TPP riboswitch aptamer (THI element) from Marinobacter nitratireducens, 114 nucleotides, folded computationally.

[in-house]
């Protein structure tokens, strides 16, 4: 000194799920059924499936990330699932948001005494 780690400032990037149930409107179909929506109470993975509100879109919590965050390929491939953007594959793919500050540091580097 400072390979990396951790801790925190600001600031910046980011998420179109699946499903059950019983209520209510709507449309079909005509007597008991089938789409579709509203909020409400579950279950599934997940860090995370939320709130408002002039509402297909903005903004707000939380939570993740700033190169293992997310997005594209993708109406993809392959397994599991009741069932899905589950879980692998794609994937050393391409795209994709940072600066400060402090604390620690190597079998690393200089330098100086001895």
């Nucleotide at each position: 000194c400072g390979c990396g780690u951790c801790u925190u400032g600001a600031c910046g990037g980011g998420g179109u799920g699946c499903u059950g149930g019983a209520u209510c409107c709507c449309a079909g179909a005509g007597u008991u059924u089938u789409g579709g929506g509203a909020a409400c109470c579950g279950g599934c993975u997940g860090a995370g499936a939320u709130u408002g509100c002039a509402a297909c879109g903005c903004a707000g919590a939380a939570c993740c990330c700033g190169c293992g965050a997310c997005c594209u390929g993708a109406u993809c491939c392959g397994g599991a699932u009741a069932a899905u953007a589950c879980c692998g594959g794609c994937g050393u793919a391409g795209g994709a948001a940072u600066u400060g500050a402090g604390a620690c540091u190597a079998u690393g580097c200089a330098g100086c005494u001895g």
The model forms 92% of the base pairs in the Rfam consensus.
It was read from a public genome assembly, where an Rfam model found it.